[in-house]
RNA sequence: GGGAGGUCGGGUGAUGAAGUCCACCCCGAACCGCCCGGCCCCGGGCUGAUGACUUCUACCCGGCG
Numbered sequence: 001g002g003g004a005g006g007u008c009g010g011g012u013g014a015u016g017a018a019g020u021c022c023a024c025c026c027c028g029a030a031c032c033g034c035c036c037g038g039c040c041c042c043g044g045g046c047u048g049a050u051g052a053c054u055u056c057u058a059c060c061c062g063g064c065g
Base pairs, nucleotide, nucleotide: 009026010025011024012023013022016056017055018054019053020052021051033046034045035044036043037042
């Protein structure tokens, strides 16, 4: 100096926040949704505030007052 591993820690899981759990990544990374127009550029269309659970907020649909 390089590589691998461990510990501690950090980051990430298509739109906000909190708790718990799970998964992934180690800055060369994890991650950055789907469908259609043959691919791409480009254009058009669609679902969900979760990785999962609970709660809050926002949004959407329906009913009652």
A computed fold for a 65-nucleotide RNA from a Thermoplasmata archaeon, annotated as Fluoride riboswitch aptamer (crcB RNA motif).